[in-house]
The RNA shown here (Lysine riboswitch aptamer) has 183 nucleotides and comes from Salicibibacter halophilus. NCBI's taxonomy places the organism under Bacteria, Bacillati, Bacillota, Bacillaceae, Salicibibacter.

This record gives sequence, structure tokens and C1' cells, in this order.
RNA sequence: AGUGGGAGUAGAGGAGCAGAGACCAUCAGUACGUAUGCGUAGGGAGUGUGGGAUCCUUGUGCGUUUACGGAAAGGGGUAUUUGCCGAAGCUAGGAAUGACUCACGCAUUCCGAAGCUGGUCUUGCAUUAAAUAAGUGCAGGGCUGUCAUAUAGCAAGAGGCUAUAUGGAGGGCUAUCUCACGC
Repeated sequence: AGUGGGAGUAGAGGAGCAGAGACCAUCAGUACGUAUGCGUAGGGAGUGUGGGAUCCUUGUGCGUUUACGGAAAGGGGUAUUUGCCGAAGCUAGGAAUGACUCACGCAUUCCGAAGCUGGUCUUGCAUUAAAUAAGUGCAGGGCUGUCAUAUAGCAAGAGGCUAUAUGGAGGGCUAUCUCACGC
């Protein structure tokens, strides 16, 4: 050796987290381009659907076949490095952009919770996604840090050490400072 506060300061978890540029695969033999044949009369900005304006179109619009050429973004992985340990992720919500315009979606970027998640690996289902990648949610399993409780062992100057089981959550845990109250 008490209780509560200052979301104080420092620190730990491990296949730990994120950023950066590099590399790798995927996206994809896709989009797209050129040529070509066929069909057809409509098409409409390089995000979808629907509407509108202007515009383009048998001097070939649109769809499609074949040949040749052939991406990128977003998403993922690897090692390196930097910053870190609510690290961070996800969601609600907000803003911008998406090439004429309107509506509803969708995508990307930025902000982002006093909402959710202790960390990680993994199984099933759902969902986002091009995806067998990855993320998220729900239900399980393994490992792990930490605290509480119980039991056992060790120790015996100790609310000490170890093991097992059960339970909790990061608004946690350990150390420490400080404030208030109490003793």
C1' cells in the first nucleotide's frame, strides 16, 4: 500500500500498426486504337440509369466478328525505410471531384466521431470488390499480452513468484507525477 479525478507523463504486447518510394502479380489479352466483314438507324461526352439542351450521323452513328497492337486507376503482396503502440481499421455524418446540364445512384479524394474493434492466425456464412486478393459484419476455433477471481505449488520480511481454469476490455494494463477527499 484507500477512493476518485487530471482522456497527465513514460512504457509493454508481436507473424503488431500505418505512411513513403521501389518491385511483383492481378486487373487483362479487358478498356481502347487501327484495319476488316456483318447487322442496323440512330448516337450522345472517357461512372451507371433516366430526362433535357446543343451537337454528331448512310461522306457511317451504334452494335458486333476477325486480325494486329494493347494500357491505366482503384484494390492486394514483398522486402526496405520512416513514424508509431488506439498504433490503426471500420462505420454514421460532412465536403470536393467525376470533362454541357438535371435527378437518383456509384466511384475516388479529403475531414471524421464521446459509435464499434485488446492483438494476431484461422473456419463457415453474408457483404464490398473483377477477384480464388483484401476489408467489414455475424457465429466458432487456435495462439498471445494484460488485469481480476478461484485452485494448486514455491516462497514466507511480501496483497511476492509460477502453473491451470474462468471472466473482462484499449475509455484497458504497468510504472510514475499531480489534485481532491479519506486514514